[in-house]
Molecule: transfer RNA
Organism: Gammaproteobacteria bacterium
């Protein structure tokens, strides 16, 4: 340099183009316990950026950015 894939919560993952984007762990609060942990209940927290298509986009298309993998080149 080229190609493919990926980008959603702090982390790991969901979500036929259609309700207020969901779960687990983590965090915070409460109950339980002599304290802590465990267990239970609750709360907060996210769609990489910019355009396009559409009545409607996390989802489809284009460009960019970042990451992963492979290839090419040199040795």
């Nucleotide at each position: 340099g080229c190609g493919a894939c990926u980008a959603u919560a702090g982390u790991u993952c969901a979500a036929c183009g259609g309700u207020u984007a969901g779960a687990a762990c983590a965090u915070c609060g409460g109950u339980u316990u002599g304290u802590g942990g465990u267990a239970c209940c609750g709360a907060g927290g996210a769609u990489c950026u910019g355009g396009g298509u559409u009545c409607g986009a996390u989802u489809c298309c284009c460009a960019g950015u970042a990451g992963u993998c492979g290839c090419c080149c040199c040795a």